This is a predicted structure of a 91-nucleotide RNA (c-di-GMP-I-GGC riboswitch aptamer) from a Caldisericota bacterium.

RNA sequence: CCCGAUAAAGGCAAACCCGUCGAGAGGCGGGGGCGCAAAGUCGCAGGCCCUCAUAUCUCGGAGGAGAUUUAGGGCGGCUGGACUGCCGAAG
Numbered sequence: 001c002c003c004g005a006u007a008a009a010g011g012c013a014a015a016c017c018c019g020u021c022g023a024g025a026g027g028c029g030g031g032g033g034c035g036c037a038a039a040g041u042c043g044c045a046g047g048c049c050c051u052c053a054u055a056u057c058u059c060g061g062a063g064g065a066g067a068u069u070u071a072g073g074g075c076g077g078c079u080g081g082a083c084u085g086c087c088g089a090a091g
Base pairs, nucleotide, nucleotide: 002091003088004087011036012035016031017030018029019028020027021026034077040083041082042081044080045079046078047075048074049073050072051071053070055068056067057066058065059064
């Protein structure tokens, strides 16, 4: 360094519930604990999601609805990448 044990010390925290912020995806705080060896940091690439927006098309008598596009957002507990990091047995 690779690696990751029914090891030790500690850490994080899914669903769900409550509060709060947001138009929304979702964020934050508390409870909770499914899981996690990077479930630490960065939306950089892919992916997924949202739209008070853009443009085009389709459907509809209309209100409106759907698809695609552009733009702006969200998700780091989907995959990859970058950076950093605790402990340690076997190999």
The prediction has a mean pLDDT of 86.